A computed fold for a 264-nucleotide RNA from a Chloroflexota bacterium, annotated as Bacterial large signal recognition particle RNA. Its mean pLDDT, the model's own confidence on a scale to 100, is 76. Its Rfam family is "Bacterial large signal recognition particle RNA". Gene Ontology terms of the family: signal recognition particle, plasma membrane targeting and SRP-dependent cotranslational protein targeting to membrane, signal sequence recognition.
RNA sequence: CCGCGCUAGGUGGGGAGCUAGCGGUGCCCUUGAGCCGCAAUCCGCUAUAGCGGGCUGAAUCCCCGCCCGAGGUCCCUCCGCAACGUGUCUGCCGCCGACGCUCGGUAUUGAACGCCGGGCCUCGUGCGACGAAGGCCUUCCAACCCCGUCAGGUCCGAGAGGAAGCAGCGGUACGAAGCCCCCUUCGGGCGCCGCGAGUCCACCUGGCCGGAGCCGCGGCCCGACGGUAAGGCGUUGUUGGGCGGUUCGACGGCGGGUGCGCGG
Numbered sequence: 001c002c003g004c005g006c007u008a009g010g011u012g013g014g015g016a017g018c019u020a021g022c023g024g025u026g027c028c029c030u031u032g033a034g035c036c037g038c039a040a041u042c043c044g045c046u047a048u049a050g051c052g053g054g055c056u057g058a059a060u061c062c063c064c065g066c067c068c069g070a071g072g073u074c075c076c077u078c079c080g081c082a083a084c085g086u087g088u089c090u091g092c093c094g095c096c097g098a099c100g101c102u103c104g105g106u107a108u109u110g111a112a113c114g115c116c117g118g119g120c121c122u123c124g125u126g127c128g129a130c131g132a133a134g135g136c137c138u139u140c141c142a143a144c145c146c147c148g149u150c151a152g153g154u155c156c157g158a159g160a161g162g163a164a165g166c167a168g169c170g171g172u173a174c175g176a177a178g179c180c181c182c183c184u185u186c187g188g189g190c191g192c193c194g195c196g197a198g199u200c201c202a203c204c205u206g207g208c209c210g211g212a213g214c215c216g217c218g219g220c221c222c223g224a225c226g227g228u229a230a231g232g233c234g235u236u237g238u239u240g241g242g243c244g245g246u247u248c249g250a251c252g253g254c255g256g257g258u259g260c261g262c263g264g
Base pairs, nucleotide, nucleotide: 001264002263003262004261005260006259009056010055011054012030013029014028015027020046021045022044023043024042035053036052037051038050062257063256064255065254066253067252071248072247074245075244077242078241079240080238081237082236083235084234085233086232089231090230091228092227093226094225096223097222100220101219102218103216104215105214106213114208115207116206117205118204119203121198122197123196124195125194126193127191128190130187131186132185133184134183135182137178138177139176140175146171147170148169149168154163155162156161
């Protein structure tokens, strides 16, 4: 050095998760792909930490170190998003106050302020109108028991004359009806009526003075208050994204290491 037979080892690896821990199934990454059976209501083990079978086997393949670095864990930070909170800042809504500006209206055919009145309003009262009652007035009205006059008739008387008195006529009481006007009393959702007093916050209106303002749920600016929560701010979360760090690290590359027996 070659051949044969063995042995250690290997028979994808890694990340997170699970677990007291280790490994595996399952999830994710890597890879051209990766023996068979078992296993999330998990499976098998115990620091020599999958088990059983098959295959391979001292090197491309096993072991160690270094480089690269897919991907994952964790941390910080920024952005985005979500939830909750806040109401001091911006915005929005409501209400109010003010200096100014503006707009509109009004005002030298005279504003504001001030003064004097009138109306409206209240009380009392007068007048008028209306209504009611009464009076006045008119008419009617008592068979007799109302009045006057009383024909006839009756009675008294010698007579003169006298008396009572029905009807009629006239009138009247009670009562009834009417009542234009007139008188008295009373009433009130009557009055372009008058008088006196009061009130006069507001409203309408006249006069005097005065000599340029006055008015507005108007707009802008400013401010106070109440509300809202869009923005802002704060807290928390994030399975989303980015810069950076930490840790593990597949694939790949480089370097090194590792047997036993027999025969030639």